Context: one part of a larger RNA
RNA sequence: CCCAGGCUAGGGAAAUCGGCAAAUUGGUCCCGUGACUUCGGACGAAGGGAUGCCUGCUUCUUGGAGAAGCAGGUCGCAGAGACCGGGGGAGACCGACUGUUUAAUAAAAACGUAGCCAACCGCGAGUCCGUAAGGAUGAGUACGGUUGGUGAAUCCUGCCCAGUAGCGGCUUGUCAAGCUGGGUUACAACCCAGUGAAGCACCGCCAGACGGCGGGGGUAACUAUAACCCUCUUAAGGUAGCGAAAUGCCUUGCCGCUCAAUUGGCGGCCUGCAUGAACGGAUUAACGAGUCUCCCACUGUCCCAGUCUGGGUCCCA
Numbered sequence: 001c002c003c004a005g006g007c008u009a010g011g012g013a014a015a016u017c018g019g020c021a022a023a024u025u026g027g028u029c030c031c032g033u034g035a036c037u038u039c040g041g042a043c044g045a046a047g048g049g050a051u052g053c054c055u056g057c058u059u060c061u062u063g064g065a066g067a068a069g070c071a072g073g074u075c076g077c078a079g080a081g082a083c084c085g086g087g088g089g090a091g092a093c094c095g096a097c098u099g100u101u102u103a104a105u106a107a108a109a110a111c112g113u114a115g116c117c118a119a120c121c122g123c124g125a126g127u128c129c130g131u132a133a134g135g136a137u138g139a140g141u142a143c144g145g146u147u148g149g150u151g152a153a154u155c156c157u158g159c160c161c162a163g164u165a166g167c168g169g170c171u172u173g174u175c176a177a178g179c180u181g182g183g184u185u186a187c188a189a190c191c192c193a194g195u196g197a198a199g200c201a202c203c204g205c206c207a208g209a210c211g212g213c214g215g216g217g218g219u220a221a222c223u224a225u226a227a228c229c230c231u232c233u234u235a236a237g238g239u240a241g242c243g244a245a246a247u248g249c250c251u252u253g254c255c256g257c258u259c260a261a262u263u264g265g266c267g268g269c270c271u272g273c274a275u276g277a278a279c280g281g282a283u284u285a286a287c288g289a290g291u292c293u294c295c296c297a298c299u300g301u302c303c304c305a306g307u308c309u310g311g312g313u314c315c316c317a
Base pairs, nucleotide, nucleotide: 001312002311003310004309005308006307007306008305010303011302014301019298027051028050029049030048031047036041038152052074053073054072055071056070057069058068059067060066075079087296088295089294090293091292092291093290094288095287099111100110115150116149117148118147119146120145121144126137127136128135129134154282155281156280158213159212160211163210164209166205167204168203169202172201173200174199178195179194180193181192182191183190214232215231216230217229218228241275242272253269254268255267256266257265258264
């Protein structure tokens, strides 16, 4: 010096990306327990007290086993005496939850989930495997099966069918072969006309299908702003909500709180580079080895190091 471990005066996160690591707490009994809430929870909330041994007694109890309790006494710094054995609280984000995952760098906000929505399918079905025979779903039958989207509950889910996709319709147009008729050719090939399916065109529907959801100018008796008006334009011009957000470039936006001091956090504002409604929007109790911030307790993380135990490196023999 390295590894594993023990202790440390005073301070107590000043260390650090970050309390990482360590420390604190810890069992059982009694008391006590807030916001919020889907009334189940939250909850071991928080926060207090007790705990050994000896003697006597009470109650419960199939038992001579055991449990709960009362009174008196007694020892230690310490009685759950070792081992074992929750640190706690507050505010946000994301995901409802238990669950699943990258065997050997990722456990998560990713996947799944119940719930919600849509599509296909009447069974010799639909979907899947197979060239086929045949097989699975299924010895099931729409309260079923398959596929896709969303992702508990609660409050909701606006406008657009012009483009693309899907579905339906259909007079008509277009349209291959074939067939019919005509021309040409000794016969044909060939040429022309008619007929002619699907498809496309055409007409509708459909956005919980793929997707999309404007610009300029003016206006109120301070100023400012613009309920209002004009105009260009679109298929329609972003509704309810939420908003410097896991989304905001400018940006450390502005205001407030927190701090002595904060590019952080929380609350508000809205000027949304480039929010927005099942590519779901908002909110949300409970839950989380998830992410961020703060407070209490606690500590060798640090101020600032010291020392001890065991093992190793190293040196000498």